[in-house]
Predicted 3D model of a 117-nucleotide RNA (SAM riboswitch aptamer (S box leader)) from a Planctomycetota bacterium.
Model confidence (mean pLDDT): 78 of 100.
Rfam family: SAM riboswitch aptamer (S box leader). From the family's description: The SAM riboswitch is found upstream of a number of genes which code for proteins involved in methionine or cysteine biosynthesis in Gram-positive bacteria. Its family is annotated with regulation of gene expression in the Gene Ontology.
NCBI's taxonomy places the organism under Bacteria, Pseudomonadati, Planctomycetota.
Of the family's consensus pairs, 97% are formed in the model.

Order: sequence, then C1' cells, then structure tokens
RNA sequence: CUGGCAUCAAGAGUUGCGCGAGGGUACUGGCCCGUUGACCGCACGGCAACCUGUCGCCGGCGAUUCGCCGCCGAUGCGAUAAGGUGCCGCAGCCAGCCCAGUUGGGACCGAUGUGGC
Repeated sequence: CUGGCAUCAAGAGUUGCGCGAGGGUACUGGCCCGUUGACCGCACGGCAACCUGUCGCCGGCGAUUCGCCGCCGAUGCGAUAAGGUGCCGCAGCCAGCCCAGUUGGGACCGAUGUGGC
C1' cells in the first nucleotide's frame, strides 16, 4: 500500500502533569464537547478477551507395573489475565444510499484485531 476473516448499541477516569484551540475516525447536514483547558502526549488506574502464553477438558499416538507419564493435534470447549495490541463522553453521537414501514435489515465509509501480499 492492498486484500481476506472477525467484531463494532455491552464494559471501563469527575485522576495527576504537560500543551494551548480546536475536537467528536471519508464527505455532507445536524447535534454535542472545549480556555471551568477539550483533542493530543506522558504517568497512574481501569475495561475487555482479538492474538500469544499458561492451566484444565477433549481426541490420537507411544510406553506401561494398565494408576501415573510423554508427545502431537483441532476453523475444538472452558478458565486465567503474564505478554502484544486496543479501548475507557453522547450507539462508530444522529442522519444520508437500498429494502421495509418498525424500535428493523442491508450497503457504503471508517475503526480495532489477526493472517496474507
């Protein structure tokens, strides 16, 4: 840079320090937040369970004194939260395009994780 897959209405900061004017994740229209210092950065704290690790279950193989044990494995299941991210205002703040007529479904765009190129 570009694609595949999964998730995106749950959850978690009235914290401290710094910066100094914008910010709310394409664009547009709204709405909201922001000098009572937002956003962003650092520190601490927390949420979550996508990936790794660890433990247990399950399956296979080996050995056996048939109780242990060792190795391997799956688009497995459960737990944990050590590591890698991510996240901690308002639904991805709401809406737009299609179907429906509803509080719904889908698409587009975007975000995060993971694998490939």